[in-house]
RNA sequence: CGAGUUAGUCGGGUUGUCGCACUACGCGUGAGGAAAGUCCGCACUCCAUAGGGCAAGAUAGCGGGUAACGCCCGUCCGCCGUGAGGCGAGGACCAGUGGAACAGAGACCAAUGCCGGAUAAUGCCGGAGUGAAAAGGCCAAACUCUAUUUGGAGCAAGCCCAAGCAGGGACGUUGAGGUGGCCCGCCGAGUCCCAGGUAGGGUGCAAAGAAAUGUCGGGUAACCGGCGUUCAAGACAGAUGGCAGCCAACAACAGAAUGCGGCUUAUAGACCGACUCGAAUA
RNA sequence: GGGCCCAUAGCUCAAUUGGUCAGAGUCCCCGGCUCAUAACCGGGUUGUUGCUGGUUCAAGUCCAGCUGGGCCCACCA
Repeated sequence: CGAGUUAGUCGGGUUGUCGCACUACGCGUGAGGAAAGUCCGCACUCCAUAGGGCAAGAUAGCGGGUAACGCCCGUCCGCCGUGAGGCGAGGACCAGUGGAACAGAGACCAAUGCCGGAUAAUGCCGGAGUGAAAAGGCCAAACUCUAUUUGGAGCAAGCCCAAGCAGGGACGUUGAGGUGGCCCGCCGAGUCCCAGGUAGGGUGCAAAGAAAUGUCGGGUAACCGGCGUUCAAGACAGAUGGCAGCCAACAACAGAAUGCGGCUUAUAGACCGACUCGAAUA
Repeated sequence: GGGCCCAUAGCUCAAUUGGUCAGAGUCCCCGGCUCAUAACCGGGUUGUUGCUGGUUCAAGUCCAGCUGGGCCCACCA
């Protein structure tokens, strides 16, 4: 210098002005790294305090982290790559059932056709050819088995207040319904259909916790502990923006809706650490 | 906001336990019949199985992630 691998940070700033939402009225605060997909796991709420059995689902080397996880870290093994490194749904086909198209003489209850060799004799040995695989195995992202694990519903959960209307039918304490698969158990007086009314408010829910960050200590690491500091988006499912100047340039994906931890997917451009391979020069 | 489902020729649907070439009707095209059209008869084209990966010898089928489309969920009594 060229080509790569990998860890991480940012995702416009600032001033003026106009405007919007919330408000603890102080010239306060006001989207993201993914707020997204809703794919996992929790908190929270109601139904037993979530109970027993079956069925069904999920996970899968080993060890650790975590509130928990299908997430993360370490490590072994396998595969890919010259390498840095990357990927792995990686338990068990000596429990049972099942599968292997085409090609090929023969394919999972094997077959013994061709060539060569050996022998008293034989599918005894070797080879060619077919194929993913030729008798020894393969397939569980085939059924299945093993181990572990999962109750259901979801903030439109649930609770409170207000307004307004019109009842009727079926089933039900000889047990409806809760339990969105069945049985038991528990609770248990309502449940469903048609018709009617409302289209309102509050709470859950907005400041503090599985928080973020600096430092010290422990640990290979994920992470844990001590101390200090910081922390006020939140609605009518509806605010978070426009214009102008400057910063050399004006941008990508995208917009919170109960709250968290992950994963996955989208993303213009900018910054930066470590490492590998190749070439050249010293 | 939450929950659930679907995707195969232009259209409506098949495809068994993953297997040889993804079929059927309809539409369309060509030929025949007819003076001509329809009907009828014969022949033919249909396709990145929504997309991208993975498992497997082999994927429409099994698994994962995306894309597009559809349905349901308020309260009172």
This is a predicted complex of two RNAs, RNase P RNA and transfer RNA, with 359 nucleotides together. It holds a member of the Rfam family "Bacterial RNase P class A".